[in-house]
A computed fold for a 516-nucleotide part of an RNA from a soil metagenome, annotated as small-subunit ribosomal RNA, 5' domain.
The full RNA is in RNAcentral, with records from SILVA.
Rfam family: Bacterial small subunit ribosomal RNA. Gene Ontology terms of the family: structural constituent of ribosome and ribosome.
Context: one part of a larger RNA
C1' cells in the first nucleotide's frame, strides 16, 4: 500500500445501494410467526333487526365457534453447540432402494357391515384436565366380489452379465383394491309432471406401468495442528444361520473361527461446520469462511419412539435433568439458534414499525384465508458509490494575525464591494412505474416534473526531525511531556506546549485489533 460484519476518539448536510450480537448454543415479559377445506362428514347457537295471536316465526344463517375427516405443518425461517466423519467436495456405483403432490399410459371405482367424537347426561379435579352412560354421520373404520396388470410359491423358453444375479416372454396354484362430491342434461332406465336409483361433466378414490422431482445407501480421490500421543481393537476382523430396514451391510442376535488397523501416522489429545466464494498477492501462494447459493447437524441438556412418502420431527408426543413459573401442596405449565423486544454479557451491533399491492408457499373447483418467507419502512457515516457547502470579477495588496534583517514578508483574490446561478434548501402544484386480461400499492403523496423564494442551511480531522508531503516564533528546560522504527527534551528543540503558516486527505479525518 490493500482489506474488514468493525471497534475508539473526533467532526457531521444529503442520496441510492448494500450491511448490522463475531460475546453468553445466557435466561427470557408480552404480540405475532402454519394452517386450511363446509364442492368429504354430523350437529349448531348467541347477540343484534323485523314481525307477533305474546305460543313464536322470520333475516343475519345452516352464520360464528367446536368435532369427525382430508392435505399441509419433514418446507419456507434460524443457529455453528457439536462434528476431524463418506461430514463437505469431486467423480462414480445401486443387479441392494424409496419418492406424497405433479405430468403420461393401461385398467377399474360392485355390494355389505359395524362402530365413535361432536351432542345429551352421570361424576372427579383448585386448576391442568379426565372417567362412565346415551345418541349420530362420512372421502373415518372393518369384512365380501370381482383382478388389465402387480406380489408371492413351483415350471418352461429366450435375452444379458466376469459373477452374485437381472431381464423379456409364458403355464398352473395362491395373496392384495376402491369412495365419494359438485354442477348439468332427459338419449336410455325408473316413477312416467318433472325428477333421480339413469345419462353425462368436472374434481376426488383404487391397482399398476412409465417420467419428472427430491432423496436413502456405498465406493475412489482431495482439504487442519501435536509424535513432547505408538502402539490400537472384543461385535473387535471375518464366516454360517436368521431379526430388522425402502434397502446392502456385525445394522442387531447366536453359533463358529481368530482375525482387522498402524511411521503412507494407526490410537490418543488440540482445534474446527464443509464448499461456491471473499481478501490479499504480477503470480504462485498465504489468510479467511460475515452477507448471497449449495450440503450438513442443532432446537433447554440427554434418550427414546409414534404419525407419516418423507422425521426420530425448532414453535408434536414420551421419560429423566436443570431451570423458570402456577397451585386449594394432591398436582399441574414452559422451552424466541423465528419477527420484534427484554435482562445480562462485552469495545460493540437497530423498530416490541407498515402490508399481503408484487414474488413464492399452504390449503380450498373457486372466492379467499394464513403467510414476522417475502416486499417496504424506521434507526447507525458500519461500508461502497453520487452529490453539496457556490461562480465570475475585485489591490492602492484594506483592517487585524503572525514574521520581520524594521526596509519589509505573509495569510492574500483571500474577505469586503458588484454581478450571477439555485445543485442543495425553504414553500407551492401535480404525481408515478412496480398491477403481463378485470379489481388490487404497504412502500407513498414517496421518486420525479415544474413554479415561487433567496448565497440564502451546510467543514473538519490529521500530520509538518528522518522514514514522509510539509517551518517559523514563543512557552518549556531530561521538567512537562512525544514516540510506529532510529529517536527527541538537561536554556536560542522545525521532534514537547501553544500559535501563525504550510501539507495531505476531505463528511469525514485519525488510532487500535486482525490477514495479505
Nucleotide at each position: 500500500g490493500a482489506a474488514c460484519g468493525a471497534a475508539c476518539g473526533u467532526u457531521a448536510g444529503c442520496g441510492g445501494c448494500g450491511c448490522g450480537c463475531c460475546u453468553a448454543a445466557c435466561a427470557c415479559a408480552u404480540g405475532c410467526a402454519a394452517g386450511u377445506c363446509g364442492c368429504a362428514c354430523g350437529a349448531g347457537a348467541a347477540a343484534g333487526g323485523g314481525c307477533u295471536u305474546c305460543g313464536g316465526c322470520c333475516c343475519c344463517u345452516g352464520u360464528a365457534c367446536a368435532g369427525u375427516g382430508g392435505c399441509g405443518c419433514a418446507c419456507g425461517g434460524g443457529u455453528g453447540a457439536g462434528u476431524a466423519a463418506c461430514a463437505c467436495g469431486u467423480g462414480g456405483g445401486u443387479a441392494a432402494c424409496g419418492u406424497u403432490c405433479c405430468c403420461u399410459c393401461a385398467g377399474g371405482c360392485a355390494g355389505g357391515g359395524g362402530a365413535u367424537a361432536a351432542c345429551c347426561u352421570u361424576c372427579c379435579g383448585a386448576a391442568a384436565g379426565g372417567a362412565g352412560g346415551g345418541c349420530u354421520a362420512a372421502u373415518a373404520c372393518c369384512g365380501u366380489a370381482u383382478a388389465c396388470g402387480a406380489c408371492c410359491a413351483c415350471g418352461g423358453u429366450c435375452c444379458c452379465g466376469a459373477a452374485a444375479g437381472g431381464g423379456a416372454c409364458u403355464g398352473c396354484g395362491g395373496u392384495a383394491a376402491a369412495a365419494g362430491c359438485a354442477g348439468g342434461c332427459c338419449u336410455c332406465u325408473g316413477c312416467a309432471c318433472g325428477c333421480a336409483a339413469g345419462c353425462u361433466u368436472g374434481c376426488a378414490c383404487c391397482u399398476g406401468a412409465g417420467g419428472a422431482u427430491c432423496g436413502g445407501c456405498c465406493c475412489g480421490c482431495g482439504g487442519c495442528c501435536c509424535a513432547u500421543c505408538a502402539g490400537c481393537u472384543a461385535g473387535u476382523u471375518g464366516g454360517u444361520a436368521g431379526g430388522g430396514u425402502a434397502a446392502c451391510g456385525g445394522c442387531c442376535u447366536a453359533c463358529c473361527a481368530a482375525g482387522g488397523c498402524g511411521a503412507c501416522g494407526a490410537c490418543g489429545g488440540g482445534u474446527a461446520g464443509g464448499g461456491g466464494a471473499c481478501c490479499u498477492g504480477a503470480g504462485a501462494g498465504g489468510g479467511u469462511g460475515a452477507c448471497c447459493c449449495c450440503c450438513c447437524a442443532c432446537a433447554c441438556u440427554g434418550g427414546c419412539a409414534c404419525u407419516g412418502a418423507c422425521a426420530c420431527a425448532c414453535g408434536g408426543g414420551c421419560c429423566a435433568g436443570a431451570c423458570u413459573c402456577c397451585u386449594a401442596c394432591g398436582g399441574g405449565a414452559g422451552g424466541c439458534a423465528g419477527c420484534a423486544g427484554u435482562c445480562g454479557g462485552g469495545a460493540a451491533u437497530a423498530u416490541u414499525g407498515c402490508c399481503c399491492a408484487a414474488u413464492g408457499g399452504a390449503c380450498g373447483a373457486a372466492a379467499g384465508u394464513c403467510u414476522g418467507a417475502g416486499g417496504c419502512a424506521g434507526c447507525a457515516a458500519c461500508g461502497c458509490c453520487g452529490c453539496g457547502u457556490g461562480c465570475g470579477c475585485g489591490a492602492u495588496g484594506a483592517a487585524g494575525g503572525c514574521c520581520u534583517u524594521c526596509g519589509g514578508g505573509u495569510c492574500g483574490u483571500a474577505a469586503a464591494g458588484c454581478g450571477c446561478u439555485u445543485u442543495u434548501c425553504g414553500g407551492g402544484u401535480g404525481g408515478a412505474u412496480g398491477a403481463g386480461a378485470g379489481c388490487g400499492g404497504a412502500c407513498a403523496g414517496u421518486a420525479c416534473a415544474c413554479c415561487c423564494g433567496g448565497a440564502a442551511u451546510c467543514a473538519g480531522g490529521u500530520a509538518c526531525g528522518g522514514c514522509u508531503a510539509a517551518c517559523u516564533a514563543c512557552g518549556u528546560g531530561c521538567c512537562a511531556g512525544c514516540a510506529g522504527c532510529c529517536g527527541c527534551g538537561g536554556u536560542a528543540a522545525a521532534a514537547c506546549g501553544u500559535a501563525g503558516g504550510u501539507a495531505c486527505c476531505g463528511a469525514g479525518c485519525g488510532u487500535u485489533a486482525u490477514c495479505c